[in-house]
RNA sequence: UCGGAUGGAGUAGCGCCAGGACUCGUCGCGGGGGAGACGAGUCGACGAGGUGGAGGUCGAUCGAGGCAUUCGGCGGAUGGCCUCCCGGCUCGCACGGUCGUGACGGUGAGAGCAAAACCGGUGGGUAACCGCCGGGACAAAGGCUCACCGAUGUGCCCCG
Numbered sequence: 001u002c003g004g005a006u007g008g009a010g011u012a013g014c015g016c017c018a019g020g021a022c023u024c025g026u027c028g029c030g031g032g033g034g035a036g037a038c039g040a041g042u043c044g045a046c047g048a049g050g051u052g053g054a055g056g057u058c059g060a061u062c063g064a065g066g067c068a069u070u071c072g073g074c075g076g077a078u079g080g081c082c083u084c085c086c087g088g089c090u091c092g093c094a095c096g097g098u099c100g101u102g103a104c105g106g107u108g109a110g111a112g113c114a115a116a117a118c119c120g121g122u123g124g125g126u127a128a129c130c131g132c133c134g135g136g137a138c139a140a141a142g143g144c145u146c147a148c149c150g151a152u153g154u155g156c157c158c159c160g
Stems, first nucleotide, its partner, number of pairs: 014075004019071001020043008046063003052085007086100005092156004104150007118135007
C1' cells in the first nucleotide's frame, strides 16, 4: 500500500441513568408471606416543525395522549437574543433597515399534513417489559395560498 475478516460509528425531540418506580434471584430455617439487605435486570416523551458560517449568552418551538414516573436528573441539539462574516430584498454602490437561500413584518381566512394512544394479530423474555405486522382515526406551531394593514430610508453614480 492492496485485499479480506471482525468490531465501532450512523442517531438531533436525540442519547444517557448515580435518584426514583418496577421485576426476578439469593439471604435469617418447621412452612408460608411481608419488610429489609445484596445481586442481576426493566422503565425512564408520542410525533410535527426546525440548521448560511463563527463566537457569546439564555430557562430551546408546537401540539397529541394521559390524570399519569411523559417523575427527577445529566449530556447534546437545527430555538431566542447579542456581535462579526457571508448572502437575499430595498433598481447599481455605500451606510442604514429587514430577513436566511421558500432570504420584510403583522392580522384574518383557507387548503394540505403526524405518531403514539385505540382495535386486531404476532415474536422475544421466568417476569418487569421490549419489538414487529395490519386496521381505521384525530393536532398545533411553522411554512404555503388569498385578502387587508404597515415598512420599503439617506447619500452618490447613471439616464440604461